[in-house]
Molecule: c-di-AMP riboswitch aptamer (ydaO/yuaA leader)
Organism: soil metagenome
């Protein structure tokens, strides 16, 4: 001076701020398919009534809360492009071939080329989610080459 990445800037520094990025967190929606109990909406019947309304009881059905139980499994979730499949081995780890996806220097699209396709965290717990709460701003790499071509900006 550039590349990957949210990972930069202000402040002498700290505290803090701006900006960028992540997580948690309602109604509604989605998920939840057993039993019991409670609550609510609707329908029917009966009682009360001179007749109704209101009210009460029962049944059906739908929705929700709580508790319990059965079967199977040992979970479930987050950051990230990094997911999934097949095969091999001296086998629980390693290797190989692919693949979703991703990167390559002002930027977009197309074609081609070269690579990556990891790692880490929470700890039985979390869908979405307004208000609100909370966290990060690292690390790694390259340097006269910035991968090339075409067409736009």
């Nucleotide at each position: 001076c550039g590349c990957c990445g949210a990972a930069u800037c202000c402040c002498a520094c700290c505290c803090g701020g701006a900006g960028c990025g992540g997580g948690g967190g309602a109604c509604c929606c989605a998920c939840c398919g057993g039993c019991g109990u409670c609550g609510g909406a609707g329908a029917a019947a009966c009682c009360c009534u001179g007749a109704a309304g209101c009210g009460g009881u029962u049944u059906c059905c739908c929705c929700g809360g709580c508790g319990c139980g059965u079967c199977c499994c040992a979970g479930g979730g987050g950051c990230g492009c990094a997911u999934c499949g097949c095969g091999g081995c001296a086998a629980c780890g390693c290797c190989g071939c692919g693949u979703a996806g991703g990167a390559c220097a002002c930027u977009c699209u197309u074609c081609g080329g070269u690579c990556c396709g990891a790692g880490c965290c929470c700890g039985u717990c979390a869908g979405c989610u307004a208000a609100c709460c909370u966290c990060g701003c690292a690390g790694g790499c390259g340097u006269c080459a910035a991968c090339g071509a075409a067409g736009g900006g």